Predicted 3D model of a 107-nucleotide RNA (TPP riboswitch aptamer (THI element)) from Microlunatus sagamiharensis. Lineage of the source: Bacteria > Bacillati > Actinomycetota > Actinomycetes > Microlunatus.

């Protein structure tokens, strides 16, 4: 000078599981995890919406779909393989972090 892009602004996109009591609850009490339902608010009260907040992620395994899928493993979720180069899935603009990467001058 150029690259990546931690990082930073603004916008966006997701999920909330299991075990045990319990008649049942977004109800206890425990387990996994970044989160495992904090607060309004629809409502009098539940399922359930909504809208805010923590959290994760946004070109990709964050998260949906095949999937009440398939092996291991576990009381069970979780986890580790496969499915899976599978089909979706939310971005733009700064960047002055790097003993970072590459070009060129120069000494």
């Nucleotide at each position: 000078c150029g690259a990546c892009g931690a990082c930073g602004a603004c916008a966006g996109g997701g999920g909330a599981g299991c075990g045990c009591c319990g008649a049942g609850a977004g109800g206890g009490c425990g387990c996994u995890g970044a989160g495992a339902g904090u607060g309004c608010g629809g409502c009098a009260g539940a399922u359930c919406c909504g809208c805010a907040g923590a959290c994760c992620c946004u070109c990709g395994a964050a998260c949906c779909u095949g999937a009440u899928c398939c092996g291991g493993c576990u009381c069970g979720c979780a986890c580790c393989g496969g499915c899976g180069u599978a089909g979706g899935g939310a971005g733009u603009c700064g960047a002055g972090a790097g003993c970072u990467c590459g070009c060129c001058a120069c000494c």